[in-house]
RNA sequence: AAAAUUAAUUGGCAUACUGUUCGAAAGGGCAGGGCGCAAAGUUCUGGAGUCUACAGCUUAUAUAAAGCCAUGAUAGUCCGACCGCAUUU
Numbered sequence: 001a002a003a004a005u006u007a008a009u010u011g012g013c014a015u016a017c018u019g020u021u022c023g024a025a026a027g028g029g030c031a032g033g034g035c036g037c038a039a040a041g042u043u044c045u046g047g048a049g050u051c052u053a054c055a056g057c058u059u060a061u062a063u064a065a066a067g068c069c070a071u072g073a074u075a076g077u078c079c080g081a082c083c084g085c086a087u088u089u
Stems, first nucleotide, its partner, number of pairs: 002089004012037002017032006035076001041082003046079003049074003056068004
C1' cells in the first nucleotide's frame, strides 16, 4: 500500500417504540430505547429507486374532493465517490 474478513480484541452506531420539538406532510432534531449494522462514517452539488404534495396546474357537482408535479425527504433502499479501526494474507 492492496485485498479479504468479524473468528478474536478495543470499541462505534442505534430500528421499532416512547417523550418533547420543528415541518403542510414525508420526515428531521434532542432524550430514553436497542432491532440490527464490518462502514448503519461522510456525500442528495454523481446516478437511480421510493416517500410526501404546502404552493402551482388540471378536472369537477366549482363546495367537497380527485389527478399531475419537487425546488422537499430518505445515505438504516441500491450503485458510485471520499475518509477510516482491528486481525490475517

The RNA shown here (c-di-GMP-I riboswitch aptamer) has 89 nucleotides and comes from a Bacillota bacterium. NCBI's taxonomy places the organism under Bacteria, Bacillati, Bacillota. The sequence was found by an Rfam model in a public genome assembly.